[in-house]
RNA sequence: UGCGAUAAAGGCAAAUCUGGCGAAAGCCAGAGACGCAAAGCCACGGGUCCUCGCUUCCUCCGCGACAUUCGUCGCAAAGACCCCAAGAUCGCCGGGCUGCCAUGC
Numbered sequence: 001u002g003c004g005a006u007a008a009a010g011g012c013a014a015a016u017c018u019g020g021c022g023a024a025a026g027c028c029a030g031a032g033a034c035g036c037a038a039a040g041c042c043a044c045g046g047g048u049c050c051u052c053g054c055u056u057c058c059u060c061c062g063c064g065a066c067a068u069u070c071g072u073c074g075c076a077a078a079g080a081c082c083c084c085a086a087g088a089u090c091g092c093c094g095g096g097c098u099g100c101c102a103u104g105c
Base pairs, nucleotide, nucleotide: 001104002103004101011036012035016031017030018029019028020027021026034091040097041096042095044094045093046092047089048088049087051085053084058079059078062075063074064073065072066071
C1' cells in the first nucleotide's frame, strides 16, 4: 500500500417483544439475530423521515364590519402543501478520523 476464506481471536446487532424517554421521527436498556470487514466514531455534503415552533399561500367552517347580490376586509378555529428553524438517521450514499485478524506486493 492492496485485498477479504467455508481460517482464527474476537466484535456489532435488523425486524419483533418488554421496560423507559420523546410531540413525533427516533433514542436508551434487556431479550432476539436479518445481516455487517469498519454495521467503530464524526450529521460535514446530498438523500430520506418528523413537526412542539415560525412565516407565506390555499381551502373550509363560524362570527363581525363595509357593501348590496358580486363580494371586500377583520377576528377566531381546523386542515393541507411549500419555505425557514429545530430534530432524527453514519445499518441510505458520499466525505473525514481511527482500528482487529489473516494475506499479497
This is a predicted structure of a 105-nucleotide RNA (c-di-GMP-I-GGC riboswitch aptamer) from Filomicrobium sp. Its mean pLDDT, the model's own confidence on a scale to 100, is 77. Taxonomically the source falls in Filomicrobium (Bacteria, Pseudomonadati, Alphaproteobacteria, Hyphomicrobiaceae).